Small-subunit ribosomal RNA, 3' major domain from Sarracenia alata, 476 nucleotides, folded computationally. NCBI's taxonomy places the organism under Eukaryota, Embryophyta, Spermatophyta, Gunneridae, Sarracenia. RNAcentral holds the full RNA, with entries from SILVA.
[in-house]
Context: one part of a larger RNA
RNA sequence: UGACGUGCUCCCGCAUAAGCAGUGGGGCAUAUGGUUCAAUUCGAUGCAAAGUGAAGAACCUUACCAGGGUUUGACAUGCUGUGAAUCCUCUUGAAAGUAAGGGGUGCCUUCGGGAACGCGGACACAGGUGGUGCAUGGCUGUCAUCAGCUCAUGCCGUAAGGUGUUGGGUUAAGUCCCGCAACGAUCACAACCCUCGUGUUUAGUUGCCAUCGUUGAGUUUGGAACCCUGAACAGACUGCCGGUGAUAAACCAGAGGAAGGUGACGAUGAUGUCAAGUCAUCAUAGCCCUUAUGCCCUCGGUGACACACGUGCUACAAUGGCCGGGACAAAGGGUCGCGAUCCCGCGAGGGUCAGCUAACUCCAGAAACCCAUCCUCAGUUUAGAUUGCAGGCUGUAACUCGCCUGCAUGAAGCCGAAAUCACUAGUAAUCGCCGAUCAUCCAUACGGCGAUGAAUUCGUUCCCGGGCCUUGUACA
Numbered sequence: 001u002g003a004c005g006u007g008c009u010c011c012c013g014c015a016u017a018a019g020c021a022g023u024g025g026g027g028c029a030u031a032u033g034g035u036u037c038a039a040u041u042c043g044a045u046g047c048a049a050a051g052u053g054a055a056g057a058a059c060c061u062u063a064c065c066a067g068g069g070u071u072u073g074a075c076a077u078g079c080u081g082u083g084a085a086u087c088c089u090c091u092u093g094a095a096a097g098u099a100a101g102g103g104g105u106g107c108c109u110u111c112g113g114g115a116a117c118g119c120g121g122a123c124a125c126a127g128g129u130g131g132u133g134c135a136u137g138g139c140u141g142u143c144a145u146c147a148g149c150u151c152a153u154g155c156c157g158u159a160a161g162g163u164g165u166u167g168g169g170u171u172a173a174g175u176c177c178c179g180c181a182a183c184g185a186u187c188a189c190a191a192c193c194c195u196c197g198u199g200u201u202u203a204g205u206u207g208c209c210a211u212c213g214u215u216g217a218g219u220u221u222g223g224a225a226c227c228c229u230g231a232a233c234a235g236a237c238u239g240c241c242g243g244u245g246a247u248a249a250a251c252c253a254g255a256g257g258a259a260g261g262u263g264a265c266g267a268u269g270a271u272g273u274c275a276a277g278u279c280a281u282c283a284u285a286g287c288c289c290u291u292a293u294g295c296c297c298u299c300g301g302u303g304a305c306a307c308a309c310g311u312g313c314u315a316c317a318a319u320g321g322c323c324g325g326g327a328c329a330a331a332g333g334g335u336c337g338c339g340a341u342c343c344c345g346c347g348a349g350g351g352u353c354a355g356c357u358a359a360c361u362c363c364a365g366a367a368a369c370c371c372a373u374c375c376u377c378a379g380u381u382u383a384g385a386u387u388g389c390a391g392g393c394u395g396u397a398a399c400u401c402g403c404c405u406g407c408a409u410g411a412a413g414c415c416g417a418a419a420u421c422a423c424u425a426g427u428a429a430u431c432g433c434c435g436a437u438c439a440u441c442c443a444u445a446c447g448g449c450g451a452u453g454a455a456u457u458c459g460u461u462c463c464c465g466g467g468c469c470u471u472g473u474a475c476a
Stems, first nucleotide, its partner, number of pairs: 001476002003473003007470001010467004015460002019423001022420002026314005032308002034305002042053002064300001066298005073125001077124002079121005087102003092097001107114002127289002130287001132285001136283002138278003141274001143272001148187001150185002153182001154163003167178003193266001195264002198234007208223003237260001240254001242252003303442001316416001321374001324371003332363003337356002342351003382413001387408007429452007
């Protein structure tokens, strides 16, 4: 000087407390461990692995296994020979591929040849999702959006080092003020950026308003006030008033205002820590393989199942279930696409054919909600697992191993021990909608969007984590 301490002082955080909804018990989905297997490819393992890489494992993907093949190779550059490339027929094979035969020629040209492409040959080499993340770059997690980490000059100390950065206040903040052997400064903080909330100006089509008209989509005419869209501005700064405070910084209350003290939410992550993670995104050093640890193909596997654990979905019902009717969103996506209308089907879906490269058309019916009706405390008109049969769709293909529909079947489960997690306001909780990936889809996941919409916070004694000062130390 640090680190540590069931040492001290002060402070903060959904840390506790106060609330609210869960997990832990059941069934299922999914990930992991373990076990099994020819293979169940690999990575990630307290917080900070485990609905994670994977924003889509039937084939492909695919890296794994079994079998069949191949060796200058699926791919690159160089040498040489030959033929344009290519097309057709045919044998064998599970396919990859193998063997044979036939026909025919383009472009440029200085007519020698050349470019591109196919096949053969020899070698340099290619290739490797092989190993080391403890050789590395890059990227990322984490403490932590915590308020810290440092430097120049000066001063103090023999020196390591200190000071500045400590002290008195204050702040979300090393934020600001005052004081001070310090005076300044960098990186973090804040601000600048995106979205939302108010207004003004400007611009009105496909949007808005009015008129005409229709079963409905639409169309005609007029308007630019409103809604909305998108561009430029304005607006919030403790600016104003009062009080407290040290005449400071600031805090408390108020006015005006759409908004008030960081307006709300995002993005933004200092110096460093964990030899944290990644050689399987990529790049890369050394090592290893080179008729194989490379490459091609078929089938299988990654989907196994006494069990254990994590994350979720759905329930155990009356604040409910079911039948019928009625209302209100936002944000997205669409031409290899979204597909209205009409017809067929109980339905998944099938047929048909408009519109739309989209503020025009389609996905698209929002659902919780409201009204009416049925049942009446039961394992039930609860719950929906499991199983049987019959179908539909995608795709060459749905057995291993897809999703959906109809009928039948109707498990466990009556609110969950010890323990444990999220959340402070348009939040929790409840409800539906959309998207990426994508032929289809194992999505209950992930990322967004809106609708309805609470309770509680006395306080900091205690648990956990963190920050400043100080103190002790047999630690470095």